This is a predicted structure of a 333-nucleotide part of an RNA (large-subunit ribosomal RNA, domain IV) from a Thermoproteota archaeon. The RNAcentral record of the full RNA draws on ENA and SILVA. Its mean pLDDT, the model's own confidence on a scale to 100, is 85.

Context: one part of a larger RNA
RNA sequence: CCCGGGUGAGGGAAAUCGGCAAACUAGUCCCGUAACUUCGGGAGAAGGGAUGCCUGCAGCCUUGGGGCUAACAACCCCGGGGCGGCAGGCCGCAGUGACAGGGGGGGCCCGACUGUUUAACAAAAACAUAGAUCCCCGCUAGCCCGAAAGGGUGUGUACGGGGGUUGAAUCCUGGCCAAUGCCGGUACCUGAAACCCGGUUCCAACCGGGCGAAGGGCCGGUAAAAGCCGGGAGUAACUCUGACUCUCUUAAGGUAGCCAUAUGCCUUGUCGAUUAAAAAUCGACGUGCAUGAAUGGAUCAACGAGGUCCCCGCUGUCCCCACCCGGGUGCCG
Repeated sequence: CCCGGGUGAGGGAAAUCGGCAAACUAGUCCCGUAACUUCGGGAGAAGGGAUGCCUGCAGCCUUGGGGCUAACAACCCCGGGGCGGCAGGCCGCAGUGACAGGGGGGGCCCGACUGUUUAACAAAAACAUAGAUCCCCGCUAGCCCGAAAGGGUGUGUACGGGGGUUGAAUCCUGGCCAAUGCCGGUACCUGAAACCCGGUUCCAACCGGGCGAAGGGCCGGUAAAAGCCGGGAGUAACUCUGACUCUCUUAAGGUAGCCAUAUGCCUUGUCGAUUAAAAAUCGACGUGCAUGAAUGGAUCAACGAGGUCCCCGCUGUCCCCACCCGGGUGCCG
């Protein structure tokens, strides 16, 4: 010096990307427990007290023997085991004395939750999930596999099966069908071959016309289909702002909400809280480079080896290092 372990004065996260690691806590009984809440929870919340041994006393549970009896029960006598309780006393720094054995609280983000996953760098805010919603399908179905025969769903039959999106509950889910997709309709237009009629001196090739399916045109519907959801001026008797007006323009011009958010470039936005001091965090603000409603929006108790911030406790993380035990390297013999 390396690996593993132990102890530490005073300070107590000043260390560090970050309390990583370590320490604190710990079992059981009793007392006692807040906000919030979907009334189940939150809860082991938090926070207190007790805990060993000896003696005595009363109690409860259980069991053996004996007496009485013909026998059993009841009753009487003697004993064993267990449980927790009360009182007095004893010892130590310490009584769950070792082993074993939660540190606690608060705010925010994400995901409702238990669950699943990258076997061997990722366990998560990813996947799944109940729940919501849309589409297909009446069974010789629909969807899937197969060239077919045939098979799966299906020993099933719409309270069923298949497919898509979303992702508990709660409050909600605005506008747009122009273009793309899908569905329906269609007097009319278009629309191949076959077929029919005609032409080419006869046949055929060929040419022209007729008929005319799907599809297309055209008309309509459909956004919890894939998607989209503006710009420029002016205006209130200080100023600022602009309920109001004008104008260009679109299929319609972003509603309710929410936000410098895991989404905000400018940006360390501005104000407030926290700190002595904060690019962090929390609360607000809102022309938001480029939020926004099942590509779900908002909210949310509980839950999480998730992410982030703060407080209490605790500590060798640190100030600042010291010593001890075991093993190793190294050096000496």